[in-house]
A computed fold for a 692-nucleotide part of an RNA from an Elusimicrobiota bacterium, annotated as large-subunit ribosomal RNA, domain II.
The RNAcentral record of the full RNA draws on ENA.
The organism belongs to Elusimicrobiota, within Bacteria.
It matches the Rfam family "Bacterial large subunit ribosomal RNA".

Context: one part of a larger RNA
RNA sequence: UCCGGCGAGUUACUGACGGUUGCGAGCUUAAGGUGUUUAAACACCGAAUGCGCAGCGAAAGCGAGUCCGAAUAGGGCGACAAGUAGCCGUUAGUAGACCCGAAGCCAGUCGAUCUAGCCCUGACCAGGGUGAAGUCCUGCGAAAGCAGGAUGGAGGCCCGAAGCGUUAACCGUUGAAAAGGUUCUGCAUGAGUUGGGGCUAGGGGUGAAAGGCCAAUCGAGGCUGGUGAUAGCUGGUUCUCUCCGAAAUAGUUUUAGGACUAGCCUCGAGAUUAAAAGACAGGGGGUAGAGCUACUGGAUAGUGUAGGGGGUGCAACCCACCUUCCGAAUCUAACCAAACUCCGAAUACCUGUCCGUAUAUCUCGGGAGUCAGUGCUUGGGGGCAAGCUUCAAGCGCAAGAGGGGAAUAGCCCAGACUACCGUCUAAGGUCCCUAAGUGUACGCUAAGUGGCAAAGGAUGUGAAUUCGCUGAGACAGCCAGGAGGUUGGCUUAGAAGCAGCCACCCUUUAAAGAGUGCGUAACAGCUCACUGGUCAAGCGAGUUUGCGCCAAAAAUGACUCGGGGCUAAGCGUAACACCGAAGACGUAGCUUCUUAUGCAUUUCGAUGCGUAAGAGGAGUAGGAGAGCGUUGAAAGAGCCAUGAAGGAGUACCGAAAGGAGCUCUGGAGUUCUUUCAAGUGAGGAUGUCGGA
Numbered sequence: 001u002c003c004g005g006c007g008a009g010u011u012a013c014u015g016a017c018g019g020u021u022g023c024g025a026g027c028u029u030a031a032g033g034u035g036u037u038u039a040a041a042c043a044c045c046g047a048a049u050g051c052g053c054a055g056c057g058a059a060a061g062c063g064a065g066u067c068c069g070a071a072u073a074g075g076g077c078g079a080c081a082a083g084u085a086g087c088c089g090u091u092a093g094u095a096g097a098c099c100c101g102a103a104g105c106c107a108g109u110c111g112a113u114c115u116a117g118c119c120c121u122g123a124c125c126a127g128g129g130u131g132a133a134g135u136c137c138u139g140c141g142a143a144a145g146c147a148g149g150a151u152g153g154a155g156g157c158c159c160g161a162a163g164c165g166u167u168a169a170c171c172g173u174u175g176a177a178a179a180g181g182u183u184c185u186g187c188a189u190g191a192g193u194u195g196g197g198g199c200u201a202g203g204g205g206u207g208a209a210a211g212g213c214c215a216a217u218c219g220a221g222g223c224u225g226g227u228g229a230u231a232g233c234u235g236g237u238u239c240u241c242u243c244c245g246a247a248a249u250a251g252u253u254u255u256a257g258g259a260c261u262a263g264c265c266u267c268g269a270g271a272u273u274a275a276a277a278g279a280c281a282g283g284g285g286g287u288a289g290a291g292c293u294a295c296u297g298g299a300u301a302g303u304g305u306a307g308g309g310g311g312u313g314c315a316a317c318c319c320a321c322c323u324u325c326c327g328a329a330u331c332u333a334a335c336c337a338a339a340c341u342c343c344g345a346a347u348a349c350c351u352g353u354c355c356g357u358a359u360a361u362c363u364c365g366g367g368a369g370u371c372a373g374u375g376c377u378u379g380g381g382g383g384c385a386a387g388c389u390u391c392a393a394g395c396g397c398a399a400g401a402g403g404g405g406a407a408u409a410g411c412c413c414a415g416a417c418u419a420c421c422g423u424c425u426a427a428g429g430u431c432c433c434u435a436a437g438u439g440u441a442c443g444c445u446a447a448g449u450g451g452c453a454a455a456g457g458a459u460g461u462g463a464a465u466u467c468g469c470u471g472a473g474a475c476a477g478c479c480a481g482g483a484g485g486u487u488g489g490c491u492u493a494g495a496a497g498c499a500g501c502c503a504c505c506c507u508u509u510a511a512a513g514a515g516u517g518c519g520u521a522a523c524a525g526c527u528c529a530c531u532g533g534u535c536a537a538g539c540g541a542g543u544u545u546g547c548g549c550c551a552a553a554a555a556u557g558a559c560u561c562g563g564g565g566c567u568a569a570g571c572g573u574a575a576c577a578c579c580g581a582a583g584a585c586g587u588a589g590c591u592u593c594u595u596a597u598g599c600a601u602u603u604c605g606a607u608g609c610g611u612a613a614g615a616g617g618a619g620u621a622g623g624a625g626a627g628c629g630u631u632g633a634a635a636g637a638g639c640c641a642u643g644a645a646g647g648a649g650u651a652c653c654g655a656a657a658g659g660a661g662c663u664c665u666g667g668a669g670u671u672c673u674u675u676c677a678a679g680u681g682a683g684g685a686u687g688u689c690g691g692a
Base pairs, nucleotide, nucleotide: 001692002691003690004689005688006687011095012094013093014092015091016090017089018088019087020086021085022084023083026051027050032045033044034043035042036041055062056061065077066076067075068074098236099235101233105226106225107224108223109222110221116200117199118198119197120196121195122194123193124192125190127159128158129157130155134151135150136149137148138147139146140145163187164186165185168183169182170181171180202218204214205213206212239627240626241625242624243623244622249262250261251260252259253258263370264369265367266366267365268364269363270362271361272360278354279353280352281351282350283349289343290341291340296337297336298335300333301332302331307326308325309323310322311321312320313319373397374396375395376394377393378392379391380390381389382388402413403412404411417589418588419587420586422585423584424583428579429578430577431564432563433562437576440574441573442572443571444570450566456550457549460547461546462545463544464543465542466541467540468539469538477534478533479532480531481530483507484506485505488502489501490500513528517526518525590617591616592615593614594613595612596611597610598609599608600607601606628681630678631677632676633675634674635673636672637671638670639669646665647664648663649662650661652659653658
């Protein structure tokens, strides 16, 4: 991992509601007893009890009323009548309460054969080295003593086996081993190692102290019990079909991944008239927009007043005059505002009338789920921004399949009851992959632009338009001229058109700047503006706009058309045809609801079986309904050695769960109908047991 078996809303009691049955102003028995009876059970007795039939008040108490009150006021709670017992269903509470799952807490008990420490009693430590004290001898010394030599054999001394340990590396890591192996390495007469016997026990021991060790278990041992601890958490929760169908919000919460109430869903009963959408009419508003000498503020330029600065006159000034300066208020021009408004929509909202459908709304009662949402469009707040965050409105997904978008919850189209080798379309498409135009007409693009991107840049190219020059000859090219005063003045070493500053005149001319660029140390030289000739017909400069170009670098290999490939099979405009979905239509069928109607039954509430018309039938959580199957029980009817159950196969039937028939196997039980009761349905739980 697979196969097979097992595996999760149960039971009791007490309530609530619904259904059903009995009796009914009443209903009902409990324990117990009697009878029948093998038992089980049933019938009867048993009125104790419980609920109901009257309430109000704290109570006395009064009573269809009563309480408060002075009240015959007013108000509160009541009255104008249906209950009760059993059974069934749903649900709540209390219990383990759908199942599995902690870490833990407490009690009792067992453990020191592992290990820690201690006690008693034993054992062990090859060999080698070093050479303390003491002693002896010799020398020296007055002595104390010192020196030397011998002797001696101390030491938590040294080297190193056994023994004890474990430093480093490698191996091992489903190991040879639940701690090892190899090599290296520490101690090795001591706080040494070790055998046997004994003591200390769980909030306790022991600990040269690491929270270490206390039997492969230790920040509180193991086992058993309390125990099915608790788990707002995770996982799992088993057959089918039909109808409806959510929420991810508000308030509160030691609350935020939980809950309660409301909102939204469903089922039942009742009530009400209108709800939604649309049209018309009438409303209030201060948003978008716009505007501002209409306010409050902001803010640019101009004019330049008051004022300031500066200057002149004056001996001086509080005086006068002037000003290429600054500059309120005002004025002119052009602007800005969520907390500005002289204005002011569209929508939305409210009211009324009309229209309009089979829903909508409300009340009461049973059952829920939901409280992590998410994307897009639009309008806001926060943020540089985000597939960001937080609101609002709408639509989707969630819980929605189908077609398109290459693939792709939230985008575009469109809401799937079933069947059909029928038809028409939507979005999107029509060269091939790939269904349908290598379609038509007129343009554009040359960049594979199309098939990512900005500021910025550019004689790309199309369209429109403006201005200027031009047969009195433009534009481009070519030929020629491009001069004189003058080397203008200043500056400077020099400054001659051409470092820089100032000025920028005059003359001759067809024309020629006190000079456009290159150049020189400065000149020179080349060139331009400008003019003539030649040539010959358009030329130059803008503005708006369509499509293109550059700008353009990323990590495996193209990789930003889905691919092939395309110059249209790209882009724009126009008209046409076709393809294209679970959409619409057509035909047949199933089913739900409503209405009408026929028959049957009826407890008179309705129910069942038909027919017709209309409206429906996506669906998670969830509500409601109807069924299939398994085991057993009761009653009835059956089958079976001429072969039961079970197993294998199979082309049959049913809308599904499912159900037959037949063949083989098997070898003894078993099926159907009605009703009842459940240990009642398996693919999931790191489920559990067995097998492979």